Description
The RNA shown here (glmS glucosamine-6-phosphate activated ribozyme aptamer) has 161 nucleotides and comes from a Synergistaceae bacterium. The organism belongs to Synergistaceae, within Bacteria. It was read from a public genome assembly, where an Rfam model found it. Rfam family: glmS glucosamine-6-phosphate activated ribozyme aptamer. Rfam classes the family as a riboswitch. Its mean pLDDT, the model's own confidence on a scale to 100, is 75. The model forms 88% of the base pairs in the Rfam consensus.

[in-house]
């Protein structure tokens, strides 16, 4: 260097690179070695199994966040557990929803809240691609929250009229 084997530590725009691209070097000029980039932050986990991948939401430079391989709190499908709405209460079933102390029916309509890279300046490091650090600062959806308006069950009992 290589393999095995044990600790210990780290993650979801998260890790990794063989292709395109750039940067050094070589010279057999179209190949070879070596190195560089290769996702900007908001959101996102009831418990368990399985199961597919392009797995929310937006920002952004005149110019790859291209492409590619894994994973990843969505998503589907099953079993399981507490619960929420369904128009005075209670149960059953029947629709829709919420999840580890926290919500919770469905439309729509409006007020309210919430970024970071960029960008401007200054360091350092490398021959260069680049790439780290420090301060300044701006502008987003989705989604939280509040409000009005519509719409939304069947049965039996029990109140009140």
């Nucleotide at each position: 260097g290589c393999c095995c084997u044990g600790a210990a530590g780290a993650a979801a725009g998260c890790g990794c690179c063989a292709g395109c691209g750039c940067c050094g070097g070589g010279c057999c000029u179209g190949c070879c070695c070596g190195g560089c980039u290769g996702a900007c932050g908001a959101g996102g986990a009831c418990g368990g199994a399985g199961g597919a991948u392009u797995a929310u939401c937006g920002a952004g430079u005149a110019a790859g966040u291209c492409g590619g391989c894994g994973g990843a709190u969505g998503c589907c499908u099953c079993c399981g557990g507490g619960g929420c709405c369904g128009u005075g209460a209670a149960a059953a079933c029947c629709g829709g929803c919420c999840c580890g102390c926290a919500a919770a029916g469905c439309c729509c309509u409006c007020c309210u809240u919430c970024a970071a890279a960029a960008g401007c300046g200054g360091g350092g490091a490398g021959c260069a691609a680049u790439u780290c650090c420090c301060g300044c600062c701006a502008c987003a959806a989705a989604g939280g929250g509040g409000a009005a308006g519509g719409c939304a069950g069947u049965u039996u009992u029990c109140u009140u009229u």